[in-house]
Context: one part of a larger RNA
Molecule: large-subunit ribosomal RNA, domain VI
Organism: Halobellus rubicundus
RNA sequence: UGUAUUGGUACCUGCGAGGAACGGUCGUAUAGUACGAGAGGAACUACGACUGGGUGCCGCUGGUGUAUCGGUUGUCCGAGAGGGCAGAUGCCGAGCAGCCACGCACCACGGGGUAAGAGCUGAACGCAUCUAAGCUCGAAACCCACCUCAAAAAGAGGUACCACCGAGGACACUCGUAGAAGACGAGUUCGAUAGACUCGGGGUGUACGCACCGAGGCAACGAGGUGUGAGCCCGCGAGCACUAACAGUCCAAAG
Numbered sequence: 001u002g003u004a005u006u007g008g009u010a011c012c013u014g015c016g017a018g019g020a021a022c023g024g025u026c027g028u029a030u031a032g033u034a035c036g037a038g039a040g041g042a043a044c045u046a047c048g049a050c051u052g053g054g055u056g057c058c059g060c061u062g063g064u065g066u067a068u069c070g071g072u073u074g075u076c077c078g079a080g081a082g083g084g085c086a087g088a089u090g091c092c093g094a095g096c097a098g099c100c101a102c103g104c105a106c107c108a109c110g111g112g113g114u115a116a117g118a119g120c121u122g123a124a125c126g127c128a129u130c131u132a133a134g135c136u137c138g139a140a141a142c143c144c145a146c147c148u149c150a151a152a153a154a155g156a157g158g159u160a161c162c163a164c165c166g167a168g169g170a171c172a173c174u175c176g177u178a179g180a181a182g183a184c185g186a187g188u189u190c191g192a193u194a195g196a197c198u199c200g201g202g203g204u205g206u207a208c209g210c211a212c213c214g215a216g217g218c219a220a221c222g223a224g225g226u227g228u229g230a231g232c233c234c235g236c237g238a239g240c241a242c243u244a245a246c247a248g249u250c251c252a253a254a255g
Base pairs, nucleotide, nucleotide: 006163007162008161009160010159011158012157016149017148018147019146022052023051024050025049026048027047028046029045035040053107054106055105056104057103061101062100063099064098068094069093070092071091072090073086074085075084076083077082096235110144111143112142117137118136119135120134168251169250170249171248172188173187174186175185176184193244194243195242197239198238199237200236201234202233203232204231209228210227211226212225213224216221
C1' cells in the first nucleotide's frame, strides 16, 4: 500500500510455516523368575538417577563487578587534611545491582492413518490361499497433540465497542519491564514517570578532629594503639508532589 469507499480501539479464528525439543545410558523392582538337565539366565511394565541438547531465571552457590568502600608503595600539590599520576583501575583486599554458569526450574502421556511384517474372512481355482472385494493389528518415522509465528490466507476472515466533526493517532515532555536507529512499553498534575528528601534494605570496615598511651630520643619529634554516637557509598524498594512531565502543536474518516 492492498484487503469493493467510512475511520478507529480492543480481542479472536487459524489456512499455512517453523521446532529435535527432545536424544542416550545406567540402576531398582520384575527375578535368580520365565527358559534350561545343569552351567547359566532374560523381557513387558513401573519407578529413580545420570548425561548430551533446548528454553527460561538469579531465591541459593559461585564468577565478574574500571558503581562503591578500605589498605598500601613511589612521587607531586610546603606539612596535616584531601587528592592527582604510576594502564585505557598504580597494586592489593572485599563487594550491591546488573549480566552470567560452575547455580536453579522445566522440556509427557495419548490419539489417528500406515511401512516392513502378523493375521481374519475369502474367491478367482467346489480344496488351499493375508488379497483380488472387505476387515483387524502393526514403527524412534508420518498426521494430530506441545511451543513459536501467522488474515498479503487475492476465497485477503471474525466479534464487541467507539466515532463519522470529531473517535483515534502523532509530535513534544518525564522515563524504562524495551532498545543500534526506528520500533515497543509506562506516564504527563484528575499524576508516583524520573530526580531530590525520608525511611527500609545493602556494600565497606571503625572516618576527620580531639584526648590518653606509645618503642626510641637530651629534646624537637614519633610508626602505631585505645577511647570518643564510625565515616563514606548505593544503577535496589517503599513513602512523599518539594523539583521536572510545562507550554502547546499537528494529522484525522463516508457524508